[in-house]
RNA sequence: AGAGUUUGAUCCUGGCUCAGGAUGAACGCUGGCGGCAUGCUUAACACAUGCAAGUCGAACGUUAUAAGUCCUUGGACUUAUAAAAGUGGCGCACGGGUGAAUAACGCGUAAGAACCUACCUUUCGGAGGGGGAUAACAAUGGGAAACUGUUGCUAAUACCCCGUAACGCUGAGAAGUGAAAGGGAAACCGCCGAGAGAGGGGCUUGCGUCUGAUUAGCUAGUUGGUGGGGGUAAUGGCCUCCCAAGGCCACGAUCAGUAGCUGGUCUGAGAGGAUGAUCAGCCACACUGGGACUGAGACACGGCCCAGACUCCUACGGGAGGCAGCAGUGGGGAAUUUUCCACAAUGGGCGAAAGCCUGAUGGAGCAAUGCCGCGUGGAGGAAGAAGAACCGUGGUUCGUAAACUCCUUUUCUCAGAGAAGAAGAUCUGACGGUAUCUGAGGAAUAAGCUACGGCUAACCCCGUGCCAGCAGCCGCGGUAAUACGGGGGUAGCAAGCGUUAUCCGGAAUGAUUGGGCGUAAAGCGUCUGUAGGUGGUUUGUAAAGUCUGCUGUUAAAGACCAGGGCUCAACCUCGGGAAGGCAGCGGAGUACUGACAAACUUGAGUACGGUAGGGGUAGAGGGAACUCUUUAUGGAGCAGUGAAAUGCGUAGAUAUAAGGAGGAACACCAGAGGCGAAGGCGCUCUACUGGGCCAAAACUGACACUGAGAGACGAAAGCUAAGGGAGUGAAUAGGAUUAGAUACCCUACGUAAUCUUAGCCGUAAACGAUGGAAACUAAGCGCUGCCAAAAGCAGUGCUGUAGCUAACGCGUUAAGUUUCCCGCCUGGGGAGUAUGCUCGCAAGAGUGAAACUCAAAGGAAUUGACGGGGGCCCGCACAAGAGGUGGAUUAUGUGGAUUAAUUCGAUCGUACGCGAAGAACCUUACCAGGGUUUGACAUGCCGUGGAUCUUCUAGAAAUGGGAGAGUGCCUAUCCGGAACUCGGACACAGGUGGUGCAUGGCUGUCGUCAGCUCAUGUUGUGAAAUCUAUGGUUAAGUCCCAUAACGAGCGCAACCCUCGUCCUUAUUUAAUUUUUCUAUAAGGAGACUGCCAGCUAGAGCUGGAGGAAGGUGAGGAUGACGUCAAGUCAGCAUGCCCCUUACACCCUGGGCGUCACACGUAAUACAAUGGCUAAGACAAUCAGAAGCGAUCCUGCGAAGGCUAGCGAAUCUGUUAAACUUAGCCUCAAUUCGGAUUGUAGGCUGCAACUCGCCUACAUGAAGCUGGAAUCUCUAGUAAUCGCCGGUCAGCCAAACGGCGGUGAAUACGUUCCCGGGCCUUGUACACACCGCCCGUCACAUGCCGAAAGUAGACUUGUCUCGAAACGGUGAAUCCAACCUUUUUGGGGGAUAAUCGCUAAAGAUGAGUUUGUGAUUCGUAUGAAGUCGAAACAAGG
Repeated sequence: AGAGUUUGAUCCUGGCUCAGGAUGAACGCUGGCGGCAUGCUUAACACAUGCAAGUCGAACGUUAUAAGUCCUUGGACUUAUAAAAGUGGCGCACGGGUGAAUAACGCGUAAGAACCUACCUUUCGGAGGGGGAUAACAAUGGGAAACUGUUGCUAAUACCCCGUAACGCUGAGAAGUGAAAGGGAAACCGCCGAGAGAGGGGCUUGCGUCUGAUUAGCUAGUUGGUGGGGGUAAUGGCCUCCCAAGGCCACGAUCAGUAGCUGGUCUGAGAGGAUGAUCAGCCACACUGGGACUGAGACACGGCCCAGACUCCUACGGGAGGCAGCAGUGGGGAAUUUUCCACAAUGGGCGAAAGCCUGAUGGAGCAAUGCCGCGUGGAGGAAGAAGAACCGUGGUUCGUAAACUCCUUUUCUCAGAGAAGAAGAUCUGACGGUAUCUGAGGAAUAAGCUACGGCUAACCCCGUGCCAGCAGCCGCGGUAAUACGGGGGUAGCAAGCGUUAUCCGGAAUGAUUGGGCGUAAAGCGUCUGUAGGUGGUUUGUAAAGUCUGCUGUUAAAGACCAGGGCUCAACCUCGGGAAGGCAGCGGAGUACUGACAAACUUGAGUACGGUAGGGGUAGAGGGAACUCUUUAUGGAGCAGUGAAAUGCGUAGAUAUAAGGAGGAACACCAGAGGCGAAGGCGCUCUACUGGGCCAAAACUGACACUGAGAGACGAAAGCUAAGGGAGUGAAUAGGAUUAGAUACCCUACGUAAUCUUAGCCGUAAACGAUGGAAACUAAGCGCUGCCAAAAGCAGUGCUGUAGCUAACGCGUUAAGUUUCCCGCCUGGGGAGUAUGCUCGCAAGAGUGAAACUCAAAGGAAUUGACGGGGGCCCGCACAAGAGGUGGAUUAUGUGGAUUAAUUCGAUCGUACGCGAAGAACCUUACCAGGGUUUGACAUGCCGUGGAUCUUCUAGAAAUGGGAGAGUGCCUAUCCGGAACUCGGACACAGGUGGUGCAUGGCUGUCGUCAGCUCAUGUUGUGAAAUCUAUGGUUAAGUCCCAUAACGAGCGCAACCCUCGUCCUUAUUUAAUUUUUCUAUAAGGAGACUGCCAGCUAGAGCUGGAGGAAGGUGAGGAUGACGUCAAGUCAGCAUGCCCCUUACACCCUGGGCGUCACACGUAAUACAAUGGCUAAGACAAUCAGAAGCGAUCCUGCGAAGGCUAGCGAAUCUGUUAAACUUAGCCUCAAUUCGGAUUGUAGGCUGCAACUCGCCUACAUGAAGCUGGAAUCUCUAGUAAUCGCCGGUCAGCCAAACGGCGGUGAAUACGUUCCCGGGCCUUGUACACACCGCCCGUCACAUGCCGAAAGUAGACUUGUCUCGAAACGGUGAAUCCAACCUUUUUGGGGGAUAAUCGCUAAAGAUGAGUUUGUGAUUCGUAUGAAGUCGAAACAAGG
């Protein structure tokens, strides 16, 4: 410090995610030691048990024990020790816990005045004299208990009175008033009054302290009173009576939500953000609520009273309790420890002290919860062991790792010694026989976790097969997964490692530092103006801001710096210093800002003089057009559309002429032009009225800019009321279109509206998608206004420099460079929705969320592809023609159906007479049955034997069982070897089994279309562009010109083959033998726009000559980069998977040939341009030895017999047919057509039944030119006629591939259909239009809203009742002290009772808020649902 993720790629905007650090953590796996820390974040939920606050006999009575004395023998007294209980004193308000409440003077910080303070320190002064009780105790009662009644006795440092008063308090003063305690052997400790101090506490104030305006008004003791009274330690509405009507608030009152605050902690470069465990300061609380008492101090955690909830005891009458102290239990929870030791240290309470108490504290225990440190060994050691994994089978890796040799002992075990912590002379150590030291033993006791697709360091194998699963984001998994699971290896960290949760960072993603708003989210529709913010020039004053110095404070701890102590570190400790904040006191100086004062004129405004204008409001007038109406002419249509129809018209339309009526809008001028703040404004004239500009420089003297709230204006549509209503025209009706058409088109005698007046609404793509003001920064060209003109100023447009911008673009009218003010934005969807509130008559407007969901949504530009976008061009693409297919019969292929099997593949174009250039067996892959298992075939090993041939027999055959013949080749070795047969075991063979979506190779198609690329340079941030734009030309990216491009490659063309003309050479055969011609087969020539004319810049085009051939002479071969996961694993090859007595192999028979049907491709026809009979003429390819087969003979014929010739220019196939001549047929299902069927034959072949071909005779079907639709062809072509070949025993060939014969018609042309090429344009497409994508409905799931209601919580008003307490009253009852002395009294005191206030409770309202709710609205998501086709192209 960045990275991943939107796209085919790019730049930008923008969100999401990751890498870092941290934690009082938890969970998973694992776990050796030590030190130091930390440990209920949840239920302020409930708590069993034990302990956590007592102490003092030197305050007091008293009790117990011991000793002693006296002595009435049972008591008294004295001393000592101890003290359970009681009176009394001090403490219990500290220490310890928790964070519920609290948004507050609660806390932090800095100040202040009207206060209190036990114990402590210090100063001054004092302590005289009396009195009456009471607990304990005893006796006697009540009660289960807790506890308690009555009577009697007694003490004090308990209580009371009198006296005294330096001094205090009250009071103007006079004066009044207020104390005390003793104990101890003693030192001494206490007591009372008053002053001062220290420490502690109460109170007041400035500033700071979370969120919400969908909380805007709140307040009645409320605000004030130098009015009265009360109360407090003290100020004060703190309380009360009276008077006044104030007080707080947009600088956010009130209300609601949340929260203890701080020092600090975590993070961050910092500014900031988050947080408030442990430690420390403050606050609040102690089961919930209320209350006071005591006291120096409490409204009191381990005190009291009352009420409530809960728990426990009970004899049912009544009582007891409060762990948010330390341990511990239950519960809750992902989750948090021992019912330990000690007062030895530190500290606290009491005490004169000894001492007692102390779950404060010091320690130990548990927990890897965290931080820090150490260890699990070190050195050597290659046969690179074994084993494992991988493998290209050679090897590589784990790996010096191990084993093995030598060494060490931190740690561990055992044994011995053994602290400091103790102050304070002796004594006193929980920790603890601990830390530490010494010795012995033995490598001994000690390594895991996560990851390995990218981000992100680290890769292979196996398993799985969109399954199981992973995942922080992108994403991985559908049979070759570095992403799942396992193994090996590797990487990282390490007694830990990962995951989860949370915070900061990265995030400049709320931007003060440090962002934006034309199109990405974002400028209010426009203006006026309040508060506020900001503000021209000069001078002066003070010194508020500003700068600077000092003082005080900002506790300690923490952080930082430098030291020290534990072996280091963590940890502990000493010292130092800030920065910043607040307060106070000074100083500087007028620079800047503000304040005050005085001036100025340039900003702004006023007045004077001109001027342009659809600026506004009102009134008056005008003509054209239109509709209606009257009259007239006239006589059949009009109107409307893509085409029609509805509609109007013989009751006279449309058309034409004249008159009348009505309403709305104002042609031409008119312009990129003018005016206005915007909306907006257009016939003419008049009245009233707003603003602008120019000139000149008279006046004012900063009066300015912006503008939260607020106010005004504000298109169209809409609403209310009253008018008006010609034309147009939502709705509506009708006609069309359509699958439908609640639309587009048409008709109407069509309502509202459009118009006027008065009001409302307040929104628009209200747009320049660009807030207002000011200043500065190149030019050029238009238009408007001022102006005589020029210049200048004001406006309005275009091009464009610098600069800016993601780009597009902006560019003195900024989106440039700066200043000021306002508004607005912070991922997409949900949603401008819900809810609340405000406004509105309503429609609705304004303000305006969340849950949930996605990893994108978006902007600009690029390359393609596409368009029912545009331009140019080509092609048998259309058109012009010729012949067909589609109808019939047959053949053949396919689908479908059938079947034991009908093997498999090919399926729009680019499958379907295709693989198959030939299925009776074989082929053959399919089916049934019968068989074989190292196999039908290959290699290796062992053994046997020759091999081989003939024959009998079982069987359908395969396969068996016998018989016979036969004994090979090489070798000096007679060992052995080569090939072959048979038998055996194991490696293996074998598979037309799967995957063409794992592949090679080959092929089809776009397309023989003219395209497809590269290097360098240049342009652009970049993807990319240019080259390969323009203009010509061509069959062509063919060539030329031009040019930020210059070149090159693959394609085009040419080179190759055949044919056409000529020449040379050669001659097996052929033409009658020779010249010669033809032919055959080798080599050459020839054609290049070369020549001429026209046009042109050139390329080139048009025409002509010559020539066998003329502009590529004709045909073929030749197929760029690529597309279609196109076809083929069944031609071959091949990875992986699968079968192995079978998915392999052999055999017989069957099937591939089935047949209601549908499609493709062909053959033959439907006839007279024909059919039949007879005769006659003319080819070229090509094939032949298991072959072609002449002649001759037999047969009607297919064919048969006997054979000649020929390995072929010689022989054979081999008579070509259409054609010509002659005759018959005469328009008919025929002498057309030949299907089908019967009989008889022939041929091939082991074998023609399923299932071959041919012949003869007989039979003689459909069919009379073919619907919609559709195919081929541009010249030796179409059409027509026959011939040959391959495969092949034969042939289902009418197929396929060749050969020649005869031999046409037409092309105006490119509007349209199809396909293609180039340029341009739009795009929301990029799997690229067979694209993308919207809405309703249906289903499932998630979430939210509404809802008759219903259940709570909180706050609050009114009323009822009203505990304890406090304050009044207290005539009733009671009374030791003190006063009085009228005394059986009174004062005084206490109590019952009662009044006031009041907690809780109850009743009844209100507000806020949370759940839930039949039903229901919406929204989001979801491999294959329905209906349409709204958007993206002119998206029709």
This is a predicted structure of a 1436-nucleotide RNA (small-subunit ribosomal RNA) from a metagenome. The sequence is in RNAcentral, with records from SILVA. The coordinates come from a structure-prediction model, not an experiment, and the mean pLDDT is 85. Rfam family: Bacterial small subunit ribosomal RNA. Gene Ontology terms of the family: ribosome and structural constituent of ribosome.